[in-house]
RNA sequence: GCGAGUGUAGUUCAGUGGUAGAAUGAAUGCUUCCCAAGCAUUAGGCGCGGGUCCGAUUCCCGCCACUCGCA
Numbered sequence: 001g002c003g004a005g006u007g008u009a010g011u012u013c014a015g016u017g018g019u020a021g022a023a024u025g026a027a028u029g030c031u032u033c034c035c036a037a038g039c040a041u042u043a044g045g046c047g048c049g050g051g052u053c054c055g056a057u058u059c060c061c062g063c064c065a066c067u068c069g070c071a
Base pairs, nucleotide, nucleotide: 001070002069003068004067005066006065007064010024011023012022013021018054026042027041028040029039030038047063048062049061050060051059
């Protein structure tokens, strides 16, 4: 330099053109003499910019980061 893939919650991962989920973690409460465990509730996210569309996390283009391959 060329090509391919990935980017979603603190972490590991789903997801689909029409309100974004799980597990785990965090906070609060209940329980307990205390801790642990258990139960309930709450907060927290679509890498950035543009385009298409009534509507984009999803489709298209560019950029950025990371990974892999080729040279």
The RNA shown here (transfer RNA) has 71 nucleotides and comes from a Patescibacteria group bacterium. NCBI's taxonomy places the organism under Bacteria, Bacteria candidate phyla. Rfam family: tRNA. Rfam classes the family as a transfer RNA. Its family is annotated with triplet codon-amino acid adaptor activity in the Gene Ontology. The coordinates come from a structure-prediction model, not an experiment, and the mean pLDDT is 80. The sequence is in RNAcentral, with records from ENA.